A computed fold for an 89-nucleotide RNA from Candidatus Fraserbacteria bacterium RBG_16_55_9, annotated as c-di-GMP-I-GGC riboswitch aptamer. Its mean pLDDT, the model's own confidence on a scale to 100, is 89. Rfam family: c-di-GMP-I-GGC riboswitch aptamer. Its family is annotated with cyclic-di-GMP binding in the Gene Ontology. Lineage of the source: Bacteria > Bacteria candidate phyla > Candidatus Fraseribacteriota.

[in-house]
RNA sequence: CCCGAUAAAGGCAAACCCAGCGAAAGCUGGGGACGCAAAGCCACGGGCCUACAGGCGAGGGAAUGCCUAUGGUAGCCGGGUUGCCGAAG
Numbered sequence: 001c002c003c004g005a006u007a008a009a010g011g012c013a014a015a016c017c018c019a020g021c022g023a024a025a026g027c028u029g030g031g032g033a034c035g036c037a038a039a040g041c042c043a044c045g046g047g048c049c050u051a052c053a054g055g056c057g058a059g060g061g062a063a064u065g066c067c068u069a070u071g072g073u074a075g076c077c078g079g080g081u082u083g084c085c086g087a088a089g
Stems, first nucleotide, its partner, number of pairs: 002089001003086002011036002016031006034075001040081003044078003047073003054067003
């Protein structure tokens, strides 16, 4: 350095509930633990989610419909970056 113990010390926290923010996806705080060795951090590539605004279409006007990320997701994958511990190999 790779690697990751039924090791030790610690850490994070899915669903769900409550409060707040948001058009939504979702986020933040509290409770709660399904899990996690980077489930620390970064939307760079791909994926996925959302569509207020914008575009198209429709129409008398709306609504419905379609497209679009500049909005999200790091607990989807890849990549970047930082990092605790130390058995076996």